[in-house]
RNA sequence: AGAGUUUGAUCCUGGCUCAGGAUGAACGCUAGCGGCAGGCCUAACACAUGCAAGUCGAACGGUAACAGGGAAAAGCUUGCUUUUCCGCUGACGAGUGGCGCACGGGUGCGUAACGCGUAUACAAUCUACCUUUUACAGGGGGAUAGCCUUUAGAAAUGAAGAUUAAUAUCCCAUAGUAUAAUUUAUUGGCAUCAUUAGAUUAUUAAAGUUUCGGCGGUAAAAGAUGAGUAUGCGUUCUAUUAGCUAGUAGGUGUGGUAACGGCACACCUAGGCAACGAUAGAUAGGGGCCCUGAGAGGGGGAUCCCCCACACUGGUACUGAGACACGGACCAGACUCCUACGGGAGGCAGCAGUGAGGAAUAUUGGGCAAUGGAGGCAACUCUGACCCAGCCAUGCCGCGUGCAGGAAGACAGCUUUCUGAGUUGUAAACUGCUUUUAUAUAGGAACAAAGAGGCCAUGCGUGGCAAGUUGCGUGUACUAUAUGAAUAAGCACCGGCUAACUCCGUGCCAGCAGCCGCGGUAAUACGGAGGGUGCAAGCGUUGUCCGGAUUUAUUGGGUUUAAAGGGUGCGUAGGCGGAUUAUUAAGUCAGUGGUGAAAGUCUUCAGCUUAACUGAAGAAGUGCCAUUGAUACUGGUAGUCUUGAGUACAGUAGAGGUAGGCGGAAUUUAUGGUGUAGCGGUGAAAUGCAUAGAUACCAUAAAGAACACCGAUAGCGAAGGCAGCUUACUAGACCGUAACUGACGCUCAGGCACGAAAGCGUGGGGAGCGAACAGGAUUAGAUACCCUGGUAGUCCACGCCGUAAACGAUGAUCACUCGAUGUGUGCAAUACACCGUACGCGUCCAAGCGAAAGCGUUAAGUGAUCCACCUGGGGAGUACGUUGGCAACAAUGAAACUCAAAGGAAUUGACGGGGGUCCGCACAAGCGGUGGAGCAUGUGGUUUAAUUCGAUGAUACGCGAGGAACCUUACCUGGGCUAGAAUGCGACUGCAAUCUCAAGAGAUUGGGAGUUCUUCGGACAGGAAGCAAGGUGCUGCAUGGCUGUCGUCAGCUCGUGCCGUGAGGUGUUGGGUUAAGUCCCGCAACGAGCGCAACCCCUGCCUAUAGUUGCCAGCAAGUAAAGUUGGGGACUCUAUAGGGACUGCCUGCGCAAGCAGAGAGGAAGGAGGGGACGACGUCAAGUCAUCAUGGCCCUUACGCCCAGGGCUACACACGUGCUACAAUGGGGAGUACAGAGGGUAGCGACAUAGCAAUAUGAAGCCAAUCUCAAAAAGCUCUUCUCAGUUCGGAUUGAGGUCUGCAACUCGACCUCAUGAAGUUGGAAUCGCUAGUAAUCGCAUAUCAGCAAUGAUGCGGUGAAUACGUUCCCGGACCUUGUACACACCGCCCGUCAAGCCAUGGAAGUUGGGAGGACCUGAAGAUGGUGACCGUUAAAGGAGCUAUUUAGGGUUAAACCAGUAACUAGGGCUAAGUCGUAACAAGGUAGCCGUACCGGAAGGUGUGGCUG
Repeated sequence: AGAGUUUGAUCCUGGCUCAGGAUGAACGCUAGCGGCAGGCCUAACACAUGCAAGUCGAACGGUAACAGGGAAAAGCUUGCUUUUCCGCUGACGAGUGGCGCACGGGUGCGUAACGCGUAUACAAUCUACCUUUUACAGGGGGAUAGCCUUUAGAAAUGAAGAUUAAUAUCCCAUAGUAUAAUUUAUUGGCAUCAUUAGAUUAUUAAAGUUUCGGCGGUAAAAGAUGAGUAUGCGUUCUAUUAGCUAGUAGGUGUGGUAACGGCACACCUAGGCAACGAUAGAUAGGGGCCCUGAGAGGGGGAUCCCCCACACUGGUACUGAGACACGGACCAGACUCCUACGGGAGGCAGCAGUGAGGAAUAUUGGGCAAUGGAGGCAACUCUGACCCAGCCAUGCCGCGUGCAGGAAGACAGCUUUCUGAGUUGUAAACUGCUUUUAUAUAGGAACAAAGAGGCCAUGCGUGGCAAGUUGCGUGUACUAUAUGAAUAAGCACCGGCUAACUCCGUGCCAGCAGCCGCGGUAAUACGGAGGGUGCAAGCGUUGUCCGGAUUUAUUGGGUUUAAAGGGUGCGUAGGCGGAUUAUUAAGUCAGUGGUGAAAGUCUUCAGCUUAACUGAAGAAGUGCCAUUGAUACUGGUAGUCUUGAGUACAGUAGAGGUAGGCGGAAUUUAUGGUGUAGCGGUGAAAUGCAUAGAUACCAUAAAGAACACCGAUAGCGAAGGCAGCUUACUAGACCGUAACUGACGCUCAGGCACGAAAGCGUGGGGAGCGAACAGGAUUAGAUACCCUGGUAGUCCACGCCGUAAACGAUGAUCACUCGAUGUGUGCAAUACACCGUACGCGUCCAAGCGAAAGCGUUAAGUGAUCCACCUGGGGAGUACGUUGGCAACAAUGAAACUCAAAGGAAUUGACGGGGGUCCGCACAAGCGGUGGAGCAUGUGGUUUAAUUCGAUGAUACGCGAGGAACCUUACCUGGGCUAGAAUGCGACUGCAAUCUCAAGAGAUUGGGAGUUCUUCGGACAGGAAGCAAGGUGCUGCAUGGCUGUCGUCAGCUCGUGCCGUGAGGUGUUGGGUUAAGUCCCGCAACGAGCGCAACCCCUGCCUAUAGUUGCCAGCAAGUAAAGUUGGGGACUCUAUAGGGACUGCCUGCGCAAGCAGAGAGGAAGGAGGGGACGACGUCAAGUCAUCAUGGCCCUUACGCCCAGGGCUACACACGUGCUACAAUGGGGAGUACAGAGGGUAGCGACAUAGCAAUAUGAAGCCAAUCUCAAAAAGCUCUUCUCAGUUCGGAUUGAGGUCUGCAACUCGACCUCAUGAAGUUGGAAUCGCUAGUAAUCGCAUAUCAGCAAUGAUGCGGUGAAUACGUUCCCGGACCUUGUACACACCGCCCGUCAAGCCAUGGAAGUUGGGAGGACCUGAAGAUGGUGACCGUUAAAGGAGCUAUUUAGGGUUAAACCAGUAACUAGGGCUAAGUCGUAACAAGGUAGCCGUACCGGAAGGUGUGGCUG
C1' cells in the first nucleotide's frame, strides 16, 4: 500500500465483500512448563451459612467468666483438693461515657443535570481529629443506665419500684481579636461593601485522670485538610416533538440555612425561555484513559485512579464537625422467615458461597508477616481494606518437546506414462553428543524496617547506638548432583482474492460458501486419503469496534447525461461585502505566569537470568485562565471618496402586461335559388348523409373561436408565457450625457407573490375540435390504432388548485482567460472600401476542463460569496403522523424486508416490419418437373420375441449401405464354450490338411484311414504352461482424424507507426472500377500474411518429336468384301514437349484503373468452357458402428460358436425416384453415327438347340490387337386414329431359365395368360442461363446372384428466356438506433393462480410510563394549643389540632408498545395462465403532468419535452 465483484470487452460512477489490528469474550478440536495480569458484560433477580467495625479499665459505676492473692470452712494424702466470701490485683461479660461507625469495600438503578470536565469566584460559607499561638479551667446541684426486687409476653421486647457513678448532664461566677446592637475615623475595592483603629451596652466556657513524665478539657486567632455554594465554556439522538411556563420571571418584606438564593411564605408587577432548538420523547453515569487510525477523526468507558448517584421499593427526619447514613432509626409497600395467631424478625449492588437467568465468568481458602485504617499513653485489639495461596490457555511474555552424522535413497503408504520411476525423505532404523524441562536427592534465600525494653545526646519535639524479638506465603524462588532422548504437537487451510495439488468416492444428490461462485460421471471448490502451506501450546469459528471507506469528504467528495439546482421572482433573519484617513484592540499573532492529579502514552536509564511486568527521570498533554505587548488583515467607532448600486435628463426597440373598440378570410348552421343521384370516408370498406332533393354552385343572414401572408435557430418577459388592427392605462430593458446621492451592495433558511395544461366551484357561452360514450371496420380477440357521430371540456367573468421532460435536464451575483463568423437594437465615424463601441440572440474553435459524449467570454475553464440538493438498487415519493385543499390531490416523508448489483458514456458485434450501394436461377421472363395414379426406395408411426444401430430445418429421409436369402448381422429364440473365435512369443511334437463312418438342427463329440519336404541350416503345420484376451457395451458434451453447412461468399488478420485514459480505431473507410479487399486515385499511414486470381488437370487451335496393337493419301500385292499384306508418316489418332489470348491493336469515354464497340485479326476475346483447390471462423453440427483413442462398465458374459428367425412386418403419414396418362405417340420392318469403361475363378466371338431367359461346344484375348457391344433417340417405309384404346403396365395365375449348400419367409430373368389406377394433377413447391435445360441410350463399382427405377461416369440430339432489381429468400459493404451479447428463436411489462416472508389499515383486546382533576392520607418536620406530667413559679414535654407529603382509591382523555377476525399493497420463488405495453420507426415514436376509461400490460383527450 491494496484486491475481488456490474460488461462480449472498456472507462467511469457506485454499492457489497476480503486481507490488518483489538477484545472482561464465547464455542469446536487440542494441550508440556513458568512469570505477570484478568475473571457475572445477562436478573439493581432472590438469598441458606460464616465472616466484613470496632475500640478505650489511662473517663465511670462495677464483677457475669478466667487467673492470681487474701480470709473462712470442709476433706484428708499435711500441702494439696473442694466449697463459700473479699474487686485486693491481672484483667473483663453486660452497661454509662468518649472517639469511630459519613473512611475503607460494592454497584451503575436513576440522572441529558452545574451531574461530569475545565477555568474562575465566595466581599455569601462551615470544617471533628492534626499543627502553631494566646488566655483559662473557681464553686455548686439534681438525675439516670447498670445492679437488685416485682411483673407482662411464646418470642422480640418491655413495665413498675428502690438505689448508684462519671471526661454523662444542669446552675452560678470569670472572659475577649467571640456573638449581637448602636456609633466615630482611616484605607481600599468589585455593585451590595470590605479592612484597620476605636467607643458604649448586652450574652455565652470548662473535666478530669495519672505510673507525676504527661494525656485530656474550655475560649479565641491562624494554618492544613475536607466539605458546601455560584458562574463562563464544553457535554447523545429525534422537528413525523414548535411553542413552553403561575412560584412561573422579577421586586419589597419576613422566615429559614453554615451560607447566597422563590429555598419557603405574604403582597405587588407581568414577566421569563425558545429556530444559536425552548418544551416533549428516546437513550445514557461523567472524566483521566482504552482500541483503531498517517492524522483529523470514529468507537468504547472492564481492570487502576478522580468525581457523582444508589444501598429491597418509596418517603422522612434524628444524632453528629460531617449523613438525610450499604452492615443506624421511623412510616408505607412488595417479598421471605418465626409464631403459642396475640404478635414479631429481615435486607450480600461487602468477601466467599447458593439458586435462577445465560453462550458465559473462580475458593463457603490462609494471614494480619508487610502496606494502610479505627480506637488506645502503650502493649495491643479489630480490619474478606490489604498481602498471599486455589481454579480457568481468558490475555500478554518467556522456555521446551532435542542436536550432529547417517542412502540399501529400506519397508509400508500415496502417485504413475507401470515393474521402471517419483514422493513422503536424512525423515526412520543405526551411531555419537547434550540435559533446558520432567523425576529423585541434598543445600537454601530476599521480603524484617521496626515498635516495646536498654544506653547516650537533648529545654521540648526528637535523634543516635548495641543486642535481641516478630514470616501467612514456605522448605517457596534459587543452586548442586544423579539417571536417561528419556516426560511433552496440535489446529486451520490448499479455485481466485491468498502461501499451499494430486488420487479416489459422489453425480445440481450429499454437501461447500466471506465475496465471486463450486456440484448435472474425468470436481485442485463437496467427503476421504497422500502430499503441501501457515501459525504453534495453541489453532480455527462466531459476536462486537476501528481501519481499508476520500463510502458524510474540516484535512478530503459531488449535483448537463451516473444519486443530486428549489418551477420563477421579491424579500426578513443570517452569511459575505468597494477605495481611503484616524482611533480602538473584540477576533488574530507573540512573550510571560498559573493550571492541565497520579497512573497511563513516548524517550532514556535501572531491577527481576530475558521478556512481559515494575521502578526513576524527562518529554508530551495540541486545552483553559490571567497578564504584557504587536496592529498588517477582519470587526467596532468617527470622517472622507466615487469606480459598485441608484437617481435625473435626452433618445431607441419590442407578440411585455391589463381593459375597451373595430376588422376580414375560413368553418358550421339557417333561409331562398340553380340542379340531380349520389355524397362522404378508407389500405379496402362499412356505419353515416341523401329523391321529404343531399353533395356541388350562387345569394342573404346568424354564431362562436382563431388571427393566413409578414414570420425569421427574429423580438419581449423573472419564469409560466406573449402574435389581426387600434385606443387608454402600465412595467421593464438598452444606449448617450456624467448633473445628483454616496456603499445605499450580493445572496437568501422561514415568509410572501406569480405559476402551462388538465381538473374543481358559480354564472354565461358553445362554431370547430373533442376524453367518456355509441356505431362501423380491422383482428384469434381489439375495452386500441382507422372511420362516422358525440358529452364534459376547450372560450368569457370571478374564485380555487400549485403541479409538468415547469429543460439549457446546467441556482443567483462578481471578476479574469485566444479567436472566427452570422444576426437584433442603439451610439459614433463614414468613401459603394475597411472598421469601432454597448447590450442581446446564434454557430464554429484555442488554452483549460471532463468518465466520455462534450463545454468552451451566454463555460461544464480559473477564482470569490451566498442559497438549494445528493450519498447503492428495489420497497417508495409508498405507509403512519402533520399541514394545505370543496374535492382530485399537493407538501413533508420513513422502516421492516430483499438483491449484488442498479447506473452513465463510449467500443466491437448482432439485430431492425431503419436508410444507402451491390450481388446470387433470389425474384421476374422462360423450359421441364414435384404435389394427384401405380410401383420402387428411404423415413416416421404402429406392430413384433426381434422388426439391430446411427443420421432428424436449411446442412436427416435412393443418407452410413458402391448392393441384408445363409454369411454379412451388430437384433430375437433356442442349443453350446469359458485363458476363450483370431494374432504374437513359446519348451516340445511331426503332424496337419485331406478322405471316411456314426450321433446331432448344427456347433460339437466319438471312431477309422492318412503320418510332410529337406541342400540337414531349416521350411511348413500343430502346440502344454505362461504372458499379452475380447466387447458394433456407454460417453461425438472428454478426444484425434475425416466430413457437412454458411460459401468459391470476399472476406479474415498481423508488424511498425499514428489517434484514443481505455475497450478499440486507423490501415480495411472515401471517389471510381471489378467476378473478386480486383485494380487505380486520394488519405496518418507504410508494408505484410491467410484468402481472390495465377501456377496443376481435362477440353477447344496450331507446331515439333515418335509411329504399334492405331491410321491409309500416294505406290504395289490381294479378297465376295475387309489396312488383309508389303510398305508409308502425309492425314486422323495416340502421348510427350511447346506455341497461342495480353484489353496486345483500333475508335469513343475516363486523371487512372478500366468500360463500351455484332470493331479488326484470330481456332478461341475480355476469367474461352469445365475440374481439383474451400481463408479466420460458426453450428458443444455429424461420426466412439470405418479407424484410432481417454475415462467408465461386462468377464461361465454386455465375450465366443451354431441352427432357425428378424432387419423385407403394414391401418397410415412424408421425402426421393421410375413408369405413365399417349399421335412431337405406340407397334412392326429396314438402316446410320458415339464416348468412356470392364475382362483369366473373367470377357467369351462363332456354331448348334430353344419363341426366350439360357444351354452345349468352342476360336481369340492378361487387351489401341480378342471380347462385352446391339448404342438409343435419329432416318426410311408401314400400321393404329383419340378410345381407358394396339395408351398404360400394376396385380394375379401357370410354366420355365440362371446363380447359389440352400430362392418358403425373401432373388433376378424368360414365355404365355391376366390387364388395376391413371385422361396432365388443389393449396403449395423444386431445378435450370448453353453444349445448359429437356430428351436418348452406353459403361462401371459393389457383386455367386440380385431386389439398380439408386449412385458414379460417358457420349448422342439439343432449346426457350432474362424488360429489369419494386417485391420474396440469402449474402457483402457503409451508415443509423438499440434496454440485445446464449446476441430478435433476443430482451421484457402487468393482471390472474400457487407457496413463503416482512409490513400497513382494522371492530376490538392486553400492557406500560408520564401528567391532570377529585377523595383519602402514615411517619416526620413546622406552627398553634396544651385542663395532664414537670423544682413553688419554670424551661420543656405527653396529648389534641392545622399545614405539607409518600402511598392508596375514583375518573376522563392523550401517548407508547403488543396482539387480532378481516383486509391492502409489497418482496422473493428453473420450466403455471392471459395477452405484447417498452427496447429497432418495437411495427400507433417514446416520455412527463393531468383527466376519463379498460381483465391486464395499457388506451384516448389536453398542454409540454427530445432523452
The RNA shown here (small-subunit ribosomal RNA) has 1507 nucleotides and comes from a sediment metagenome. The prediction has a mean pLDDT of 82. The sequence is in RNAcentral, with records from SILVA.